[in-house]
RNA sequence: ACCUGACAAAGGCACGACGGAGGCGACUCCGCUCACGCAAAGCCACGGGCCCCACGCGGGUGGCCGGGUUGCCAAA
Numbered sequence: 001a002c003c004u005g006a007c008a009a010a011g012g013c014a015c016g017a018c019g020g021a022g023g024c025g026a027c028u029c030c031g032c033u034c035a036c037g038c039a040a041a042g043c044c045a046c047g048g049g050c051c052c053c054a055c056g057c058g059g060g061u062g063g064c065c066g067g068g069u070u071g072c073c074a075a076a
Stems, first nucleotide, its partner, number of pairs: 004074002012038002016034002018031005036063001042069003046066003049061004
């Protein structure tokens, strides 16, 4: 450095509910509490899937799968 990922350590992100805001909508953002879970549940719509629509060379989903890319620690 790469692969790998534990009854390790330090941390991290937050399913969902609630309140507020944006959007036709899927959904997104912010906040308090909680923590379903996650070794990339960090980031990216390139491919597939699914979802929305005002059906357009449109939009959403990265915590659906694949891929790309960056990163903490270190047992076997």